[in-house]
Context: one part of a larger RNA
RNA sequence: CCUGCGGCUAGACGGAAAGACCCCGGGAGCUUUACUAUAGUUAGACAUUGGGUUUUGGUUCUGAAUGCGUAGCGUAGGCGGGAGACUUUGAAACUUUGUUUUCGGACGAAGUGGAGUCGCCAAUGAAACACCGCUCUUUUUGAAUCUUAAUCCUAAUCCAUUCAAUAUGGAUACAGUGUUUAAUGGGUAGUUUAAGUGGGGCACUUUUCUCCUAAAAGGUAAUGGAGAAGUUUAAAGGUCAGCUAUUUCCGGAUGGAAAUCGGAAAGGUCGUGUAAAGGCACAAGCUGGCUUUACUGCAAGCAGUAUAUUGCGCGCAGUUGGGAAACCAGAACUUAGUGAACCGACGAAUUUUUUAUAGAAAAUUCGGAGAUUAUCAGCUAAAAGUUACCCCGGGGAUAACAGGCUAGUAGAGCCCGCGAGUCCACAUCAACGGCUCUGUUCGGCACCUCGAUGUCGGCUCAGCGCAUCCUGGAGGUGAAGCAGCUUCCAAGGGUAUGGCUGUUCGCCAUUUAAAGCGUUACGUGAGCUGGGUUCAAACCGUCGUGAGACAGGUUGGUCCCUAUCUACCGCAGG
Repeated sequence: CCUGCGGCUAGACGGAAAGACCCCGGGAGCUUUACUAUAGUUAGACAUUGGGUUUUGGUUCUGAAUGCGUAGCGUAGGCGGGAGACUUUGAAACUUUGUUUUCGGACGAAGUGGAGUCGCCAAUGAAACACCGCUCUUUUUGAAUCUUAAUCCUAAUCCAUUCAAUAUGGAUACAGUGUUUAAUGGGUAGUUUAAGUGGGGCACUUUUCUCCUAAAAGGUAAUGGAGAAGUUUAAAGGUCAGCUAUUUCCGGAUGGAAAUCGGAAAGGUCGUGUAAAGGCACAAGCUGGCUUUACUGCAAGCAGUAUAUUGCGCGCAGUUGGGAAACCAGAACUUAGUGAACCGACGAAUUUUUUAUAGAAAAUUCGGAGAUUAUCAGCUAAAAGUUACCCCGGGGAUAACAGGCUAGUAGAGCCCGCGAGUCCACAUCAACGGCUCUGUUCGGCACCUCGAUGUCGGCUCAGCGCAUCCUGGAGGUGAAGCAGCUUCCAAGGGUAUGGCUGUUCGCCAUUUAAAGCGUUACGUGAGCUGGGUUCAAACCGUCGUGAGACAGGUUGGUCCCUAUCUACCGCAGG
C1' cells in the first nucleotide's frame, strides 16, 4: 500500500412519510342576534260544515215619536198645496197614569164630562202640528239580511265498548284532514365571510385634487414626505363703468401697538368662497348700474388615452342680455366636488299583441331623476365566525430552528482628556465626543432547505480559539514587606461537590491553586433521556352570545432504523 473480518456512529444536508407548524388555493366539521331557504310549531281564512235560541254592530223596509237663537200667546226642521179643518163614531175642562224634556212644556192611555176647539187677521228673513203630500236630524217598535259573542241540538265527522254488523255511550260542527296567508324557526340545509401587506394577523389603506420625491419635455414606484375633496354661489354668473390693495414712516382732540383723517416711501408682501401649486394691476382683486348666454340645434380642428371614460374649441343657424359702439357672453382665475350596465318608477312620442272595438297591459325611442354600487372599471336583490378533530393541492415565490449577508443594538480595543484621585489628566478610574475591530446578544433582510436540515435543558464523549480563571515569565504602581491594582508575553496542563428550579442562567451552602469566556448546525437524539416547549383528553382564570381562543396556569400523553460508502478503533492475510 492492497484485501478481508470484527467494532463504532461523526458525515454522506443518511433512510422512512409530495411538512402535521407557517402562508397561498380548495374542501369539510362546528357555531351564531351572518344571508337565504326549509321540517316543525302557532294563529287567521276557505272547504269538508248542518239546525235552533239569545246577543253586539251595520244596512234596508215598516210604524210611531222628535226639532226651543232674538221678537212673538208659544218648543216655528225644510219644500209644496191650501181657506177651512176636527167634533154626539164624544170638544173644552178635571182626575189617575205612561214616555220624553231645554223643567216652560210636548205626545199618548183610562175615567168623569156633555159642546165646543183650532186656523185665516196683527208681530217675523220664513206661517201655521188647522188639514194634506214629499222629505231631513235624532230616538224608538217590529221584520229581513250580514256580522260579533255565548249557548243548545244531531244527522255529517271523530272516539270508546263489542269476535263482527247493527246497536249503545261520549265529543261535536269543535276536532281531524286538505288548500292558502302570516309569524316563529341553527331543528335542518346550501352558501358567503375582499385585496394590498418587507411572512401572516392586529393596525392602516383602497376613488378624486395639489405639491415634493421626479433625475430642466411628457411619464414614473414605495405601508415615501405634506395637505385637501365627496361642495358652494340667483350672485360669488353675464356685461358696462369706475377703483387699488398691503406694509412702514411722519403729522393730527378724546385715540392707546391697532378705529377714522392728511402726506410720503416700498412695490404685489394684500386679495382671489374652499387645499396646494401655477396665475392675476386700465385685473382674474374691490364697488355700482342693467340683467339671465348657468341658452336651443350643431361643430372645423386639437389635447390626452390600451380600451371605456375625459378635456379644449374656430365657426354657422335661432333666440336673448349688456354696451354709444367696436364687441363680449354656451356659468364661476384654473386644476377636486364623483359612479358603467341592469332594474323599477316618472314625463313625452310611437308601435305591437289579445279582441269585433274601446279600455287595459306590454315593448321601443327620447328626456331628466333614483347607488358612502366609498373594495369608488361597480360579483349577488340578499351574507358573519371558528377549527388543537381537521383534510387535500402547492410554496423555501413566504414565517418559526439552524446557516448566510449586514452590524442599528451588543461586546472589545484605540484617540482626545472635562473631571475624580489632598497637590497631580494618564498608579487607578474617566464624562462629552471621535476612529476601528469581533461576529457571542436583541434585531434587519428573506439567499439554500417546506417530495422534512428533529427544537430547549441534562447525560456521554469531546475538538478548537484566546479577548488567560489558576499555575509560569515580565513592566508600572498612590509597590516598605505580605497582600493587591493595572498592563505585556504565554493555550503546556488544569479548571468542584451539593440544595432549589425542566431549566441554560441565577441564588444559597461548603470546598479549591482556580472553580475562565467563547466557538464547533445556541458541538453531540441513525449515541441516551424526554422534565420543558408544541397534537389529540381534561380543569381553572380571562375573553367571546357561541363554536372556541390565550409567549396565562395545571394533570396526562407511542422518541423507528439489521451500517452500503467516507471517517475512526482493533485483528488477520498478501
Predicted 3D model of a 574-nucleotide part of an RNA (large-subunit ribosomal RNA, domain V) from a Minisyncoccales bacterium.
The full RNA is in RNAcentral, with records from ENA.